This is a predicted structure of a 72-nucleotide RNA (transfer RNA) from a Methanobacteriota archaeon. RNAcentral records the identical sequence in 5 taxa. Lineage of the source: Archaea > Methanobacteriati > Methanobacteriota. Its Rfam family is "tRNA". By type it is a transfer RNA.

[in-house]
RNA sequence: GGGUAGGUGGCAGAGUGGCGAUGCGCGAGACUGCAGAUCUCGUUUAUUGGGGUUCGAUUCCCCACCUACCCU
Numbered sequence: 001g002g003g004u005a006g007g008u009g010g011c012a013g014a015g016u017g018g019c020g021a022u023g024c025g026c027g028a029g030a031c032u033g034c035a036g037a038u039c040u041c042g043u044u045u046a047u048u049g050g051g052g053u054u055c056g057a058u059u060c061c062c063c064a065c066c067u068a069c070c071c072u
Stems, first nucleotide, its partner, number of pairs: 001071007010024003018055001025043006048064005
């Protein structure tokens, strides 16, 4: 330099155009002699940046940046 895949809460990770799941974590409570496990409620309000298409974009298109792998 070329190609492919990807970038979503604190972390992991779904979501093929209309209100962004789930798990872990964290907080509170129940239980317990204490803790752990388990259960209940809550928290996080998060789509890499810019532009385009659309009534409407995490989703489709273009450019840039970043990450992984392959080729050179």